[in-house]
This record gives sequence, structure tokens and C1' cells, in this order.
RNA sequence: AGUCGGCUGGACGGCCGCCGCCUUUCGGGGCGGAGGAAAGUCCGGGCUCCACGGAAAUACGGCGCCGGAUAACGUCCGGCGGGGGCGACCCCAGGGAAAGCGCCACAGAAAGCAAACCGCCGGCUUUGGCCGGUAAGGGUGAAAGGGUGCGGCAAGAGCGCACCGCGCGGGCGGCAACGUUCGCGGCACGGCAAGCCCCGCCGGGAGCAAAACCGAAUAGGAGCGACAGGGGGUCCGAAAGGCUCCCACGCCUUUUCCGGGCGUCGUCGCUCGGGUUGGUUGCUUGAGGCGCCCGGCGACGGGCGUCCCAGAGGAAUGGUCGUCACGCGCGGGCGCCGCAAGGCGACGCGCCUCACAGAACCCGGCUUACAGGCCGACU
Repeated sequence: AGUCGGCUGGACGGCCGCCGCCUUUCGGGGCGGAGGAAAGUCCGGGCUCCACGGAAAUACGGCGCCGGAUAACGUCCGGCGGGGGCGACCCCAGGGAAAGCGCCACAGAAAGCAAACCGCCGGCUUUGGCCGGUAAGGGUGAAAGGGUGCGGCAAGAGCGCACCGCGCGGGCGGCAACGUUCGCGGCACGGCAAGCCCCGCCGGGAGCAAAACCGAAUAGGAGCGACAGGGGGUCCGAAAGGCUCCCACGCCUUUUCCGGGCGUCGUCGCUCGGGUUGGUUGCUUGAGGCGCCCGGCGACGGGCGUCCCAGAGGAAUGGUCGUCACGCGCGGGCGCCGCAAGGCGACGCGCCUCACAGAACCCGGCUUACAGGCCGACU
């Protein structure tokens, strides 16, 4: 100098004032009271209610190397591969481009099957140029169809060879992603899938303004729409009818199968209108915090012990005074270092709850914001 990780982000006392719980001789007393992000509402859950369930498919959405952790996740841990960095470390929407479609502007001869502008070589020539070969050199571009070198050729080209690279196969190591090594090969078919798509895996909806209870009040309102039913039983009944079983139809569902439920004449659905806009619960003991031990590289898991750590309800946790701490500014002398400039420390004065920012059912993450201070490890 850099990289990674962790902690903190004020304290004490007096006076006055709030909220919750406990207690009270009703005077009062005791204990506790915003965050690491409480933020964004981006993910995943617990919980509540609704939706019929199981299986398969379609649509829609999410994820995408391998192996693990977790209640779960798009999170986290370890590893592999690729890229950046001297390094510690950091980054990667990281399966498939011969299943198909699509895009690669401009420039350039040419950007998906190719291509010849300059150049190089050969032939002809009226010296203006024409014909043929070429893709090594140059130009354009983000990218020009493997790279470097040697040989070869008229000049060139994987044309041949060596190494690298690519494809295929074998051996060895690893749970695996992959690594390593050997052989063969054509010496050759770009990029983008955070374009559509293909493949694999996963996925009900809404949300505490969820919901439950009590009380009170109003108009047990109006309009529209849907509903064919058939057969049997015997219990009740004077009858009407109620109950129950089977078949059929309709609905619960985007489709199919299996199972189940509801309805078929008093219910359901839609629209309009009226009343209540009160109280209580949900509401804080948790996938909880802290300490120690064990297992594991680690995320994390297990065991023992200990603690209770906000529950407001238009929204409490505040105000003031003094002191201390941290930090900042000023000061002329003092002490130390220094040649000096100046730096450090003590002292005096002033400021200082100065950063980002306030729970609202709870928890695990991610992302964003953050003055200052402290600690550890590594390069």
C1' cells in the first nucleotide's frame, strides 16, 4: 500500500413525561421498551382463510456446471471450468448452436457457405490493359473461417511435417463437474440462446386491511338469470311432504382418467340500494438469543446450560440539566521527536445523541444507504 472478514455506531446521574407487564396499605413501587439495515417489497417460508383430492398433459412462471446445507429459496457452503489481477483475492443468467427459425448495423470484396479491393505469381499485349492462379502479406471491422515455425510451390494454401488447438476413442485419478496421459483423425463448418426455441428439474390462490368472536343497527329490500327429472324403499305423517338408495344431467377444472362433494323449486349467481364503520382476540416463547462442548474444510447439525429481550393502535420508547467518552475546530505557552518546515502528547475554550435512518403478524435471505472508531487474517 492492498484484499477479505468481524464488532460498534455512545454512556452515567438528577428532574419531568409516555407505553406494556407485575404488585399495591391505592400514596405508590419494581422490571422492560426500535435496527443492522427496522428501508426496498425482490425471493422463500411459518400462520390464517378460500379453492375437492390423486395421477398425467398443456399453458404460464422460476431455476440451470458438480456435490452438499436448509423448513424452504432465485439463498448459503465447498469444489470444477472460464476471465481479470504481481499477489492476497474478485467476477461469470456456467445445460444445448449438426432439431428448427432469427440477428450480426456501419465499414468492407465478403459476415452462412462464402468471398477477391490492394497485393503476389504466370501468360498475352497496340504498354492503355486483358486472361488465369492465389488467399500466405496489407486494408475494413467487435469478429474475415485455426495459431507459431520449417519445408514445398510459378507464387501461395494444413499442400506436407512438428508443437499447440479441435473432434473421436482408450487407460488412470475423482461420488461428480472434470483433470491427466496415450492413440487415431480430417488437417477442418464463426458468434449470439441476459433472441425465440429444445432439454432437465420445481411451482394452488390471496394475504394480518388474512381471519375469529362479541355487540349494535338496517330494508329478512328491489331487479335479472339458472335449475327436464325418472325409478325404488320403508321409517314418520290423515294428506301435502320429510328421510334414504340407484340412474341421468349440471357444477366444483385448461384437458383426460380415477375417487369424492354439491344441486335439480327454494337455493345459487350477478347488478343496484340500505345498515355497521364499535369492542376483544389474532399480538409476541420463537425453524429464538447467549455461553460452552462434540462432529464437519465449510455452510451447518447435535448435546448441555442459561435468558425472556417492544407489542403501539393514528400510533408509545421523549424533553431538559450536568458530567464522562469518541470525534472536530481554535489557542498561546509547556513536554517529546526533528537541521528546519512541521508532527505527536498534555492543558484551556467552543461544538458534539454530528452517519444511514424508526418496529406494526413473525422468521430465513438478497439488494440498497451509512460520518466516525476498533479488531483479526492474508498478499

A computed fold for a 379-nucleotide RNA from uncultured Roseiarcus sp., annotated as Bacterial RNase P class A. Rfam family: Bacterial RNase P class A. About the family: Ribonuclease P (RNase P) is a ubiquitous endoribonuclease, found in archaea, bacteria and eukarya as well as chloroplasts and mitochondria. The sequence is in RNAcentral, with records from MGnify.